[in-house]
Context: one part of a larger RNA
Molecule: small-subunit ribosomal RNA, central domain
Organism: uncultured prokaryote
RNA sequence: CUGGGCGUAAAGCGCGCGUAGGCGGCGGUCCAAGUCGAGGGUGAAGCCCCGGGCUUACCUGGGAAACUGCGUUCAUACUGUAAGGCUUUGAGGACGGAGAGGAGAGUGGAAUUCUAGUGUAGAGGUGAAAUUCGUAGAUAUUAGGAUGGAACACCAGUGGCGAAGGCGGCUCUCUGGUCCGGUACUGACGCUGAGGCGCGAAAGCGUGGGGAGCAAACAGGAUUAGAUACCCUGGUAGUCCACGCCGUAAACGAUGAGUGCUAGAUGUCGGGCUUCGGAUUUGGUGGCGGAGCUAACGCAUUAAGUUCACCGCCUGGGGAGUACGGUCGCAAGAUUAAAACUC
Numbered sequence: 001c002u003g004g005g006c007g008u009a010a011a012g013c014g015c016g017c018g019u020a021g022g023c024g025g026c027g028g029u030c031c032a033a034g035u036c037g038a039g040g041g042u043g044a045a046g047c048c049c050c051g052g053g054c055u056u057a058c059c060u061g062g063g064a065a066a067c068u069g070c071g072u073u074c075a076u077a078c079u080g081u082a083a084g085g086c087u088u089u090g091a092g093g094a095c096g097g098a099g100a101g102g103a104g105a106g107u108g109g110a111a112u113u114c115u116a117g118u119g120u121a122g123a124g125g126u127g128a129a130a131u132u133c134g135u136a137g138a139u140a141u142u143a144g145g146a147u148g149g150a151a152c153a154c155c156a157g158u159g160g161c162g163a164a165g166g167c168g169g170c171u172c173u174c175u176g177g178u179c180c181g182g183u184a185c186u187g188a189c190g191c192u193g194a195g196g197c198g199c200g201a202a203a204g205c206g207u208g209g210g211g212a213g214c215a216a217a218c219a220g221g222a223u224u225a226g227a228u229a230c231c232c233u234g235g236u237a238g239u240c241c242a243c244g245c246c247g248u249a250a251a252c253g254a255u256g257a258g259u260g261c262u263a264g265a266u267g268u269c270g271g272g273c274u275u276c277g278g279a280u281u282u283g284g285u286g287g288c289g290g291a292g293c294u295a296a297c298g299c300a301u302u303a304a305g306u307u308c309a310c311c312g313c314c315u316g317g318g319g320a321g322u323a324c325g326g327u328c329g330c331a332a333g334a335u336u337a338a339a340a341c342u343c
Base pairs, nucleotide, nucleotide: 003315004314005313006312007297008296012311014199015198016197017196021192022191023190025086026085029082031080033079034078035075037073038072040070048063049062050061051060052059053058090189091186092185095181096179097178101175102174103173104172105171106170107169108152115145116142117141118140122133123132160167161166204245205244206243207242208241209240213239214238218234219233220232221231256310258308260306261305264288266286267285268284269283270282271281273278292299293298316343317342318341325336326335327334328333
């Protein structure tokens, strides 16, 4: 490079926006670059065939065929160039709807903790205990008071929204996307996307706050042969906020994004229609099931079926997602990424 692949065997970038590039709707015209045909040209050697020399490699005589490229010319279906056109259709676009989509500000009740009163001897905790707390008044209790931080019971649902990460008390402000219906308008403006840019759970890092509960580390009590654990009593970072970094996850549907086509029956969410019964109306989200596919498991209109064009990735196991170098980072480290050797 060709080929075969990527749900689970190696393999889909965590996700988006988008540059170059690749690919691209309908119908005419022009050109003839790709494409198709014709004839020209296409050194020698080599390849192939028939001989000769020679042990072979090799050398050599003759013949035939081929030659992507080059220039001349023909055709114009398809791709392409140029100018111009179209909308029953891709994409965009103005009214109505649903929603934990995002950001900021404010606010509410329950609970835990602290504190105060009442009150008296135990309370906690466990398989059983002990460490622990308590006559310096605990546990319990109270329409008590005060303070503070964090999380939002029920509603709640294989419910909703978001590109993914993710998002859940209530109110307000700002704001993104999406869906339906009828339909003015623009007229291919589209799809994908190497690099690039942005977002990106948790943990972690920097500076400054905050700190109720929980809780790595740590300490103690148990258990045990031991127990650097599981259980218990404590407990600091952290968890929370602001700003900045990190850039990784079983970032999973282990399934890249987009288009067309292809049996059914069933639940649910949003809209439109409705004779209110529903319906082969549309957009999501589930559980079954057929053709087809699959090594099987299974997938099956939300495809892993079939089809078109685009990107990423894989190529036996270990060494190794490591070393070295580069880039990024405050660091932790991330990313790119081998080889020897070995089976």